[in-house]
């Protein structure tokens, strides 16, 4: 330095319940295993989610404002167990 078939030490934890925590997405602990050779760590490109925020529109209300609902777009939020980069790590096999 490649690869990951099997072995041995481990190692993490999906969903689902609980509880906290947030506008939400989601996150954090605790039970809990779907599965995972990095399902270890970095939000760096790409993809996806949400909209407290801002903006435009519509509708109600209404003389204009202004308030109040929806609806669209909006990351500076998340998602590394989406995909790719980066780094760091156990065992073995082959070079």
């Nucleotide at each position: 330095a490649u690869c990951a078939c099997a072995a041995a030490a481990g190692g993490c934890a999906a969903a689902c319940u609980c509880g906290a925590u947030g506008a939400a997405a989601g996150u954090c602990g605790a039970g809990g295993a779907c599965g995972c050779a990095a399902a270890g760590c970095c939000a760096u490109g790409g993809g996806u989610c949400u909209a407290c925020u801002a903006u435009c529109g519509a509708u109600a209300c209404c003389c204009c404002c202004a308030u109040a609902u929806c609806g669209a777009u909006u990351a500076u939020g998340a998602u590394c167990g989406c995909c790719a980069g980066g780094u760091u790590g156990c065992u073995g096999a082959u070079u």
Description
The prediction has a mean pLDDT of 84. Predicted 3D model of a 95-nucleotide RNA (c-di-GMP-I-GGC riboswitch aptamer) from a Bacilli bacterium. The organism belongs to Bacilli, within Bacteria.